Large-subunit ribosomal RNA, domain IV from a bacterium, 323 nucleotides, folded computationally. Rfam family: Bacterial large subunit ribosomal RNA. Gene Ontology terms of the family: ribosome and structural constituent of ribosome. The prediction has a mean pLDDT of 83.
[in-house]
Context: one part of a larger RNA
RNA sequence: CCAUCUUUAAGGAACUCGGCAAAAAAGCUCGAUGUAUCUUCGGAAGAUAUCGUCCCUAGCCAUGCCGCUAGGGCGCAGCGAAAGACUCUCAAGCGACUGUUUAACAAAAACACAGGGCUAUGCAAACCUGAAAAGGGAAGUAUAUGGCCUGACGCCUGACCAGUGCCGAAAGGUUAAGGAAGCCUCUUCACGGGGGUGACCGAAGCCACGGUAAACGUCCGCAGUAACUAUAACUGUGCUAAGGUAGCGAAAUUCCUUGUCGGGUAAGUUCCGACCUGCACGAAAGGCUGAACGACUUGAGAACUGUCUUGAAGGUGGACUCG
Numbered sequence: 001c002c003a004u005c006u007u008u009a010a011g012g013a014a015c016u017c018g019g020c021a022a023a024a025a026a027g028c029u030c031g032a033u034g035u036a037u038c039u040u041c042g043g044a045a046g047a048u049a050u051c052g053u054c055c056c057u058a059g060c061c062a063u064g065c066c067g068c069u070a071g072g073g074c075g076c077a078g079c080g081a082a083a084g085a086c087u088c089u090c091a092a093g094c095g096a097c098u099g100u101u102u103a104a105c106a107a108a109a110a111c112a113c114a115g116g117g118c119u120a121u122g123c124a125a126a127c128c129u130g131a132a133a134a135g136g137g138a139a140g141u142a143u144a145u146g147g148c149c150u151g152a153c154g155c156c157u158g159a160c161c162a163g164u165g166c167c168g169a170a171a172g173g174u175u176a177a178g179g180a181a182g183c184c185u186c187u188u189c190a191c192g193g194g195g196g197u198g199a200c201c202g203a204a205g206c207c208a209c210g211g212u213a214a215a216c217g218u219c220c221g222c223a224g225u226a227a228c229u230a231u232a233a234c235u236g237u238g239c240u241a242a243g244g245u246a247g248c249g250a251a252a253u254u255c256c257u258u259g260u261c262g263g264g265u266a267a268g269u270u271c272c273g274a275c276c277u278g279c280a281c282g283a284a285a286g287g288c289u290g291a292a293c294g295a296c297u298u299g300a301g302a303a304c305u306g307u308c309u310u311g312a313a314g315g316u317g318g319a320c321u322c323g
Stems, first nucleotide, its partner, number of pairs: 001318008010309002014307001019304001027053001030052004038043001040152001054073007061064001074078001079084001087302007094294002099111002115150007127136003154288003158219003163216002165212004172207003178201002182197006220238005247281001248278001259275005
């Protein structure tokens, strides 16, 4: 010096991206008192917090391998050793939850999920595998099965069918192969045959028509106006298929931006609460809440500490030197 372990005056996060690491807390069936906000009334909850724990004596009844109450005793210390053995609180984001995942850099807010919706499918089902036979679906039968989206619960889920897609519809237009009256031409004595042209008939599709957004998607400008000012409930005008409703909002989304105000700090680009000027939220690529839950993320605090001020001492094993 490296690894690992132990201790450390005073201070106690001043360290650092960040309390990372360490410390603290701790009682596998010990007991008692008592327990908030919130809540889906189940929880939260072992909340947080406080106390007892050994020995002796007496009493009591529920008779406990040792309870309860009272008094006394000893020690620094009573789960007296060893082993074992939850840190806690406040607030916010995301995901409801238990679960699953990148075997060997990612465990998560990603996936799944119960629940919700749309759509396909009448059974020799749709759909999938296969060259086929065949198999799965299913020894099932629409309360079933496949596909797509959303993601407990609660309150809800607005406008637009112009574009694209899908669905529907005995009409109409267009349209291939094929069929084909007629006409022209070649050949033949003739019958017939060959070639060309061809009215008309002729499917799906496309056009045209209608429906459909929990289908793909899309949800505007400009100008003026109130008796201070400011603002504009109001008015005019252009365009559109229709112009973003409820709710939320500097947000996992806000460029300008460390927006402005309030809170917390002596001091806060983070955090919390508001405001709304939403560069560029928004309603199942769901919107907004929300108890419980989380090795998730963020901010604050208590306790605690060698993280630090700022180092120091020691144990063990290496490295190193000698043999």